About this RNA
Predicted 3D model of a 313-nucleotide part of an RNA (large-subunit ribosomal RNA, domain IV) from Ostreococcus mediterraneus. The organism belongs to Ostreococcus, within Eukaryota. Its Rfam family is "Bacterial large subunit ribosomal RNA". Its family is annotated with structural constituent of ribosome and ribosome in the Gene Ontology. The coordinates come from a structure-prediction model, not an experiment, and the mean pLDDT is 87.
[in-house]
Context: one part of a larger RNA
RNA sequence: CCAUGCUGAAGGAACUCGGCAAAAUAUUCCCGUACCUUAGGAAGAAGGGAAACCAAAUAUUGGUGACACAAAAAUGAGGGUGACGACUUUUUACUAAAAAAUUAGGACUCUGCAAAAUGGUAACAUGAAGUAUAGGGUCUGACGUCUGCCCGGUGCUAGAAGCUUAAGAGGAGAGUUGAAAGAUUUGAAUUCAAGGCCUAGUAAACGGCGGUUGUAACAAUAACAAUCAUAAAGUAGCGAAAUUCCUUGCCAGCUAAUUCCUGGCCUGCAUGAAAGACGUAACGAUUGCCCUACUGUCUCCAGCAUGGACUCA
Numbered sequence: 001c002c003a004u005g006c007u008g009a010a011g012g013a014a015c016u017c018g019g020c021a022a023a024a025u026a027u028u029c030c031c032g033u034a035c036c037u038u039a040g041g042a043a044g045a046a047g048g049g050a051a052a053c054c055a056a057a058u059a060u061u062g063g064u065g066a067c068a069c070a071a072a073a074a075u076g077a078g079g080g081u082g083a084c085g086a087c088u089u090u091u092u093a094c095u096a097a098a099a100a101a102u103u104a105g106g107a108c109u110c111u112g113c114a115a116a117a118u119g120g121u122a123a124c125a126u127g128a129a130g131u132a133u134a135g136g137g138u139c140u141g142a143c144g145u146c147u148g149c150c151c152g153g154u155g156c157u158a159g160a161a162g163c164u165u166a167a168g169a170g171g172a173g174a175g176u177u178g179a180a181a182g183a184u185u186u187g188a189a190u191u192c193a194a195g196g197c198c199u200a201g202u203a204a205a206c207g208g209c210g211g212u213u214g215u216a217a218c219a220a221u222a223a224c225a226a227u228c229a230u231a232a233a234g235u236a237g238c239g240a241a242a243u244u245c246c247u248u249g250c251c252a253g254c255u256a257a258u259u260c261c262u263g264g265c266c267u268g269c270a271u272g273a274a275a276g277a278c279g280u281a282a283c284g285a286u287u288g289c290c291c292u293a294c295u296g297u298c299u300c301c302a303g304c305a306u307g308g309a310c311u312c313a
Base pairs, nucleotide, nucleotide: 001308002307003306004305005304006303007302008301010299011298014297019294027051028050029049030048031047036041038142052064053063054062055061056060065069077292078291079290080289081288082287083286084284085283089101090100105140106139107138108137109136110135111134117126118125119124143279144278145277146276148209149208150207153206154205155202156201157200158199159198162197163196164195168191169190173186174185175184176183177182210228211227212226213225214224237271238268249265250264251263252262253261
């Protein structure tokens, strides 16, 4: 010096990206227990107290010993407030355990049974020894309050008209050859499927959801008006956000001091309603911030033990 342990004056996170690591808590019984809540929980909340051994009597009392009585070991730190995901569960065997997957619940859509869908050239099989309260596909993701406008484009669905349209059918007519019969080549009208055009519907289908100018008795702002324009001109909610470039936005709280965090504002570069919107108790080896306790993380290092390294033999 390295590894693993133990101890430490005063301070107590000043360390650091970050309390990483360590310390602290820990058992049983008694008392006591807030916000919030889906009334189940939250909760072992928090916070206090007791604890050995002996004897009696029974619900307490007396006695004894020790520096130390849950005597060792094992053995929850706690609280506040945000984000995300409801939860339990699952995952990148060997860098990711998560906010990702799944989920119950919701919606749309296909499918009437020789079902749709899937595998197979097929037979056949799964679906299913099931039958629309069933089965397949897609999206969303408990629960609560909700889910606005647009069908112009793309898609899908429907549509006994019309237009277009293949092979086939049809065969007017024309050509070649021949004396002719004939053979052969070509071929108009007409007929004719799906599809397309066309007409409607459909957004919890793919998707989309404006600009300019003026105006109120200080100023500012614009309920209002005008105009261009669209298929429609972003509704409710939320908002510097896991989304905000400018930006360390502005105000407030927290601090002696905060680019973090929390609350508010709205000027949303570029939020927004099942690629769901906003809330939300419980839950989480998730993630941000703060507080108490605690400590060698640090101020600032020191000592000890064991095993190495190293030196000598």